[in-house]
RNA sequence: GCGGUUGUAGUACAGUGGCAGUACGUCGGUUUGCCAUACCGAAGACGGGGGUUCGAUUCCCCCCAGCCGCA
Numbered sequence: 001g002c003g004g005u006u007g008u009a010g011u012a013c014a015g016u017g018g019c020a021g022u023a024c025g026u027c028g029g030u031u032u033g034c035c036a037u038a039c040c041g042a043a044g045a046c047g048g049g050g051g052u053u054c055g056a057u058u059c060c061c062c063c064c065a066g067c068c069g070c071a
Base pairs, nucleotide, nucleotide: 001070002069003068004067005066006065007064010024011023012022013021018054026042027041028040029039030038047063048062049061050060051059
C1' cells in the first nucleotide's frame, strides 16, 4: 500500500428498514439483628461524517480505531 472483518450501556454480547434488548455490574427500595443471597425498580449505549429512504443500529460512500491476510 491492497483486501477482508469487527465497532451497540462500565464489561460481555443480541438486534437483516419502523419502540434499542439480555446477562453481569452500578444506584435505590423490600427482606435480614448486620452482611451476603433473593425479589422489585431506576439510570446508562448504536465509533465520526455524508448519502438513499416517509423512516437507517440495519443499505451505500468516506474517515477513524482494533484484528486477520497479501505484498
Predicted 3D model of a 71-nucleotide RNA (transfer RNA) from a Patescibacteria group bacterium. Its Rfam family is "tRNA". By type it is a transfer RNA. Its mean pLDDT, the model's own confidence on a scale to 100, is 86.